A computed fold for a 74-nucleotide RNA from Ohtaekwangia sp., annotated as transfer RNA. The RNAcentral record of the sequence draws on ENA and MGnify.
RNA sequence: CAGGACAUAGCGAAGCCAGGUAUCGCGCCUGCAUUGGAAGCAGGAGACCGGAGGUUCGAACCCUUCUGUCCUGA
Numbered sequence: 001c002a003g004g005a006c007a008u009a010g011c012g013a014a015g016c017c018a019g020g021u022a023u024c025g026c027g028c029c030u031g032c033a034u035u036g037g038a039a040g041c042a043g044g045a046g047a048c049c050g051g052a053g054g055u056u057c058g059a060a061c062c063c064u065u066c067u068g069u070c071c072u073g074a
Base pairs, nucleotide, nucleotide: 001073002072003071004070005069006068007067010026011025012024013023020057028044029043030042031041032040050066051065052064053063054062
């Protein structure tokens, strides 16, 4: 320099193809239970999706650009 992939709760991932108020696991909080804890059961909180702009009634999703990480080639 060229090509490609990725960026979504504290952590890991799904959702993007085919636009419609973001889901799961672990973790966290409360309660039950226990002599106490772990496990278990019930309930709950937490991300508006890497930044900016555009299209659209409506964008995590489509388009443009920027940033960061990784891979391949030269």
About this RNA
Rfam family: tRNA. Rfam links the family to the GO term triplet codon-amino acid adaptor activity. The family's RNA type in Rfam is transfer RNA.